[in-house]
RNA sequence: CUUAUCAAGAGUGGCGGAGGAAACAGGUCCUAUGAAGCCCGGCAACCUGAUAUUCAAGGUGCUAAAUCCUGCGGUAUGACCGGAAGAUGAG
Numbered sequence: 001c002u003u004a005u006c007a008a009g010a011g012u013g014g015c016g017g018a019g020g021a022a023a024c025a026g027g028u029c030c031u032a033u034g035a036a037g038c039c040c041g042g043c044a045a046c047c048u049g050a051u052a053u054u055c056a057a058g059g060u061g062c063u064a065a066a067u068c069c070u071g072c073g074g075u076a077u078g079a080c081c082g083g084a085a086g087a088u089g090a091g
Base pairs, nucleotide, nucleotide: 001091002090003089004088005087006086011040013039014038015037019030020029021028024071025070026069027068041063042062043061045060046059047058048056049055050054067085072082073081074080075079
């Protein structure tokens, strides 16, 4: 850069010890009944493999809330559709 997906799924564990939910802004929310991070466990989106409309879990990934919501445009405006940005896979 191209392309596909992003409302499914996944912890009463150990270490850790104050922040976290991508960045900015505005909201909202999680958190000493323990945040981030690491380990273990788990999940199964893509790749992969198989006894194949299902299973496995090797690679990547993921494991609060729709990508937590809004930001730009349109419409039939407490909503919906599209876009941007971002994340992940494959090339």
A computed fold for a 91-nucleotide RNA from Ruminococcus flavefaciens, annotated as SAM riboswitch aptamer (S box leader). The organism belongs to Ruminococcus, within Bacteria. Of the family's consensus pairs, 93% are formed in the model.